[in-house]
RNA sequence: UGCCUGACAGGUGAUGGGGCUCGCCUUCAACCGCAGAUUCCUGCUGACGGUCCCUGUUCGGUU
Repeated sequence: UGCCUGACAGGUGAUGGGGCUCGCCUUCAACCGCAGAUUCCUGCUGACGGUCCCUGUUCGGUU
């Protein structure tokens, strides 16, 4: 100095916040939804990776 592994830490998992937990990545990284048409355009699902709570939006009911 380079490589590998482990620990710690940080980042990240298609739209907000928090707890717990899981995966991935170590900065030229992880990550940046799906379908049709093709590189112009049209349509669809969901605030979460999972789970619980809160907030925003939409629909229905009650007062």

This is a predicted structure of a 63-nucleotide RNA (Fluoride riboswitch aptamer (crcB RNA motif)) from Actinomycetospora soli. Rfam family: Fluoride riboswitch aptamer (crcB RNA motif). Its family is annotated with response to fluoride and positive regulation of gene expression in the Gene Ontology. The prediction has a mean pLDDT of 75.